[in-house]
RNA sequence: GCAGAGUAGGAUUUUGUGCGUAAAGUGUCCGAGGGACGGGGAGUUGUCUUCGGAACGAAAAGAACAUGGUUCUUGCGGUACAGGAUCCGCAUCCCGCUGC
Repeated sequence: GCAGAGUAGGAUUUUGUGCGUAAAGUGUCCGAGGGACGGGGAGUUGUCUUCGGAACGAAAAGAACAUGGUUCUUGCGGUACAGGAUCCGCAUCCCGCUGC
């Protein structure tokens, strides 16, 4: 000098167990705070998250009975968590690692 590897994490899909369907959650916007970001250092206008505020907004159906509003079944929700599969993958900068 050239080539390459590896993380956190993300996306899609699938399985299981829940939650909601009496509307929480998810998603969007604003403000404040916090965290993480290949082995080391730095680190964003990117990313995740907590709190407060705002606007928007949904799919239920059937059955059972102790007739009580519970339970069950099938659905539905940009639903939560965990596992599997596939793909992507350090924003970026410096150094390091492996091969030549």

The prediction has a mean pLDDT of 76. A computed fold for a 100-nucleotide RNA from a sheep gut metagenome, annotated as THF (Tetrahydrofolate) riboswitch aptamer. Of the family's consensus pairs, 83% are formed in the model. RNAcentral holds the sequence, with entries from MGnify. Rfam family: THF (Tetrahydrofolate) riboswitch aptamer. Rfam's curators write: Tetrahydrofolate (THF) riboswitch was first reported for Ames et al. as an RNA motif in 5' untranslated (5'-UTR)regions of folate transport and biosynthesis genes in Firmicutes genomes.